Model confidence (mean pLDDT): 84 of 100. c-di-GMP-I riboswitch aptamer from a Candidatus Bipolaricaulota bacterium, 80 nucleotides, folded computationally. Rfam family: c-di-GMP-I riboswitch aptamer. From the family's description: GEMM was predicted in a large-scale screen for bacterial structured RNA regulatory elements. The model forms 90% of the base pairs in the Rfam consensus. Taxonomically the source falls in Candidatus Bipolaricaulota (Bacteria, Bacteria candidate phyla). The sequence was found by an Rfam model in a public genome assembly.
[in-house]
RNA sequence: CUCUGAAAAGGGCAAAGCUGUCGAAAGACAGCGACGCAAAGCCACGGGCCGCAGCUUCUUCCGGUCGCCGGGUUCCCAGA
Repeated sequence: CUCUGAAAAGGGCAAAGCUGUCGAAAGACAGCGACGCAAAGCCACGGGCCGCAGCUUCUUCCGGUCGCCGGGUUCCCAGA
C1' cells in the first nucleotide's frame, strides 16, 4: 500500500418510540432510548424515494433522505 474479515481487544454510531425546538411539509437538532450497523464516518456527484410549488403535455424548480443503491474520500484492529 492492497485485499479479506469482525473471531478477539479497545471502542464507536444509534432505528422505532417519547419530550422539547425549528420547518409549509418532507424532515432536522437536543435529551432519553436501542432496531441494528465493519465504515450506520463524511460528501447530495449519479440514480431511487419523500415533500412543496408549477404544468394539466413533455416534465421543470426548490427542499429532504448518505441507516436506499452506486460513486468519491478518510479511518481503529486482525489476518494474508